[in-house]
RNA sequence: GCACGUUUCCGGGGUCGGUGUAAUUCCGAACCGGCGGUAAUAGUCCGCGACCCGCAAAGCUUCGGCUGAGCGGUUGAUCUGGUGGAACUCCAGGGCCGACGGUGAAAGUCCGGAUGGGAGGAGACGAAG
Repeated sequence: GCACGUUUCCGGGGUCGGUGUAAUUCCGAACCGGCGGUAAUAGUCCGCGACCCGCAAAGCUUCGGCUGAGCGGUUGAUCUGGUGGAACUCCAGGGCCGACGGUGAAAGUCCGGAUGGGAGGAGACGAAG
RNA backbone atom coordinates (compact mmCIF):
# COMPACT_ATOMS: atom_id res chain seq x y z
C1' G A 1 0.00 0.00 0.00
C1' C A 2 -4.05 -3.67 -1.28
C1' A A 3 -8.21 -6.70 0.14
C1' C A 4 -11.33 -8.06 4.73
C1' G A 5 -14.09 -6.83 9.46
C1' U A 6 -15.89 -3.16 13.09
C1' U A 7 -16.86 1.87 13.74
C1' U A 8 -17.18 7.47 13.45
C1' C A 9 -17.91 11.70 10.59
C1' C A 10 -19.23 13.90 5.90
C1' G A 11 -22.58 13.35 1.98
C1' G A 12 -27.52 18.74 -3.58
C1' G A 13 -27.50 23.61 -5.91
C1' G A 14 -30.71 27.74 -7.72
C1' U A 15 -35.08 34.38 -8.78
C1' C A 16 -35.89 38.86 -10.22
C1' G A 17 -39.37 41.73 -13.12
C1' G A 18 -44.34 41.94 -15.62
C1' U A 19 -49.68 40.73 -15.78
C1' G A 20 -53.35 39.47 -12.37
C1' U A 21 -58.24 39.19 -7.11
C1' A A 22 -54.62 35.42 -6.71
C1' A A 23 -48.56 32.99 -9.60
C1' U A 24 -40.83 32.62 -6.76
C1' U A 25 -46.06 27.84 -10.66
C1' C A 26 -48.16 31.82 -16.34
C1' C A 27 -45.09 35.48 -19.60
C1' G A 28 -40.00 37.81 -20.09
C1' A A 29 -35.26 37.61 -18.47
C1' A A 30 -32.00 34.95 -15.05
C1' C A 31 -29.99 31.06 -12.13
C1' C A 32 -28.65 25.69 -10.58
C1' G A 33 -26.20 20.85 -11.71
C1' G A 34 -25.46 14.43 -6.35
C1' C A 35 -21.81 9.96 -6.68
C1' G A 36 -18.21 6.54 -9.26
C1' G A 37 -15.93 5.74 -14.11
C1' U A 38 -13.23 7.65 -18.57
C1' A A 39 -6.80 8.01 -23.19
C1' A A 40 -8.12 14.71 -20.40
C1' U A 41 -11.77 18.18 -16.05
C1' A A 42 -18.97 15.48 -17.93
C1' G A 43 -26.42 17.81 -15.57
C1' U A 44 -26.57 15.68 -21.37
C1' C A 45 -21.18 9.37 -22.61
C1' C A 46 -21.19 4.51 -19.37
C1' G A 47 -23.01 3.09 -14.68
C1' C A 48 -25.09 4.28 -9.65
C1' G A 49 -28.22 7.01 -6.11
C1' A A 50 -32.66 9.85 -5.04
C1' C A 51 -38.39 9.58 -6.51
C1' C A 52 -42.10 6.08 -8.21
C1' C A 53 -44.12 0.75 -8.93
C1' G A 54 -44.18 -4.61 -7.67
C1' C A 55 -42.66 -8.77 -4.58
C1' A A 56 -41.17 -9.44 0.34
C1' A A 57 -37.77 -11.58 5.32
C1' A A 58 -38.94 -9.74 9.87
C1' G A 59 -41.37 -6.69 13.51
C1' C A 60 -45.78 -4.22 15.53
C1' U A 61 -51.17 -4.59 15.85
C1' U A 62 -57.19 -2.59 18.66
C1' C A 63 -56.55 -8.26 13.63
C1' G A 64 -58.85 -3.47 10.07
C1' G A 65 -54.03 -2.86 9.00
C1' C A 66 -48.98 -0.36 9.67
C1' U A 67 -43.66 -0.35 9.19
C1' G A 68 -40.32 -2.69 6.13
C1' A A 69 -34.30 -5.40 5.61
C1' G A 70 -33.70 -7.27 0.92
C1' C A 71 -34.81 -8.43 -4.35
C1' G A 72 -36.72 -6.92 -9.08
C1' G A 73 -38.69 -3.08 -12.38
C1' U A 74 -39.16 2.04 -14.10
C1' U A 75 -36.56 6.65 -14.70
C1' G A 76 -34.72 13.09 -18.58
C1' A A 77 -31.47 15.76 -21.85
C1' U A 78 -25.86 17.62 -27.09
C1' C A 79 -24.66 19.25 -31.26
C1' U A 80 -21.13 22.32 -34.43
C1' G A 81 -16.18 24.28 -34.71
C1' G A 82 -11.11 24.52 -32.37
C1' U A 83 -6.67 22.51 -29.64
C1' G A 84 -4.48 17.84 -28.72
C1' G A 85 -1.33 11.63 -28.98
C1' A A 86 -6.03 11.32 -26.49
C1' A A 87 -11.79 15.38 -24.88
C1' C A 88 -20.03 13.99 -26.66
C1' U A 89 -15.51 15.91 -20.37
C1' C A 90 -11.20 21.46 -22.06
C1' C A 91 -11.94 26.34 -25.21
C1' A A 92 -15.68 29.14 -28.55
C1' G A 93 -20.76 29.06 -30.08
C1' G A 94 -25.74 27.28 -30.18
C1' G A 95 -29.33 23.79 -27.92
C1' C A 96 -31.69 20.57 -24.44
C1' C A 97 -33.21 18.16 -19.50
C1' G A 98 -34.96 18.12 -14.49
C1' A A 99 -39.36 12.63 -9.29
C1' C A 100 -43.67 12.65 -6.02
C1' G A 101 -47.43 15.37 -2.93
C1' G A 102 -49.07 20.49 -1.87
C1' U A 103 -50.60 25.47 -3.50
C1' G A 104 -55.50 31.63 -3.91
C1' A A 105 -53.01 29.94 -10.74
C1' A A 106 -49.91 25.21 -14.10
C1' A A 107 -43.22 24.74 -9.93
C1' G A 108 -35.76 22.04 -11.69
C1' U A 109 -35.49 27.20 -8.23
C1' C A 110 -41.42 27.96 -2.99
C1' C A 111 -43.54 24.46 1.00
C1' G A 112 -43.62 19.11 2.48
C1' G A 113 -42.24 13.72 3.25
C1' A A 114 -36.76 14.92 4.88
C1' U A 115 -33.51 16.48 11.94
C1' G A 116 -35.26 10.89 6.56
C1' G A 117 -32.78 7.84 2.87
C1' G A 118 -28.51 7.68 -0.14
C1' A A 119 -24.67 6.40 -4.43
C1' G A 120 -20.29 7.23 -2.36
C1' G A 121 -16.05 9.98 0.22
C1' A A 122 -12.68 10.61 4.40
C1' G A 123 -10.76 8.96 9.07
C1' A A 124 -9.98 5.57 13.32
C1' C A 125 -9.43 0.71 15.15
C1' G A 126 -8.85 -4.76 14.57
C1' A A 127 -7.03 -9.50 13.03
C1' A A 128 -4.56 -12.00 9.43
C1' G A 129 -2.07 -12.46 4.48